Predicted 3D model of a 247-nucleotide part of an RNA (large-subunit ribosomal RNA, domain VI) from Skeletonema grevillei. The full RNA is in RNAcentral, with records from ENA. The source organism's lineage runs through Eukaryota, Sar, Thalassiosirophyceae, Thalassiosirales and Skeletonema.

[in-house]
Context: one part of a larger RNA
RNA sequence: UGUUAAAAAUUGAAAGGAGUAGACCCUAGUACGAGAGGACCGGGAAAAGUGAAUCUCUGGUGAAUCGAUUGUUAUUUUAAUAGCAUAGUCGAGUAGCUAUAUUCAUAAUAGAUAAUUGUUGAAAGCAUUUAAACAAGAAACUAACCUUGAAAAAAAUUUUUUAAAAGUCGUAAAAGAUUAUUACGUAAUAGGCUUAAUGUGUAAGAGUUGUAAGACUUUUAGCUAAUAAGUACUAAAAUUUAAAUUG
Numbered sequence: 001u002g003u004u005a006a007a008a009a010u011u012g013a014a015a016g017g018a019g020u021a022g023a024c025c026c027u028a029g030u031a032c033g034a035g036a037g038g039a040c041c042g043g044g045a046a047a048a049g050u051g052a053a054u055c056u057c058u059g060g061u062g063a064a065u066c067g068a069u070u071g072u073u074a075u076u077u078u079a080a081u082a083g084c085a086u087a088g089u090c091g092a093g094u095a096g097c098u099a100u101a102u103u104c105a106u107a108a109u110a111g112a113u114a115a116u117u118g119u120u121g122a123a124a125g126c127a128u129u130u131a132a133a134c135a136a137g138a139a140a141c142u143a144a145c146c147u148u149g150a151a152a153a154a155a156a157u158u159u160u161u162u163a164a165a166a167g168u169c170g171u172a173a174a175a176g177a178u179u180a181u182u183a184c185g186u187a188a189u190a191g192g193c194u195u196a197a198u199g200u201g202u203a204a205g206a207g208u209u210g211u212a213a214g215a216c217u218u219u220u221a222g223c224u225a226a227u228a229a230g231u232a233c234u235a236a237a238a239u240u241u242a243a244a245u246u247g
Base pairs, nucleotide, nucleotide: 005161006160007159008158009157010156014148015147016146017145020048024044025043026042032037049106050105051104052103053102054101058099059098060097061096065092066091067090068089069088070085071084072083073082074081075080109143110142111141116136117135118134119133165246166245169185170184171183172182173181189235190234191233192231193230194229195228196227199223200222205218206217207216208215209214
């Protein structure tokens, strides 16, 4: 884009994914075997590997967060700050992303079969799994499990609304190269602000004290990115016939 408007709920033709191996415990030191040794079948529970999702925990990263600190320049100077030096270096660290972290799955089965093994059974008075007939039997096959799936041209079904509707435009992110998708457009969509959370670790100024570097008090302070809640202050908009596109 089509399927004869829009929205919602279904069906399921078809397609894809998954599929792992061993050890351990019981049965049982049983069957078997002179002994040495030592099971099938059946049951149980836990790791490993593999895959998917997620970030509560454990860690990593975290270049617009906080602190410490060296050299130098500037703000006249002390102090306090700012710039540059790999983010100057160092110690921590929110959100997000992430694995070595966490959770889940890899399950139980059924059907029809392969090799193979049988029952009955003639041709061929015997024998024979086969000729008629009836069974057992594999991680493979078909289902089952997970996901996609009306473009399945037989282009499906049901319900609601009946002139609705869609796009452009604007604010954006759970989305993202662009498109698209999703949340909104008078409302909490984004920014701002307030209060918290989180992180850092006790700001500046002042006072006390010490010869001084410093220490103590005010002060678990000050500052705080991506987080949460609230709040229309700003930006998304109406108003008198605002205007235009598709339908």

A source record names the gene rnl. The coordinates come from a structure-prediction model, not an experiment, and the mean pLDDT is 82.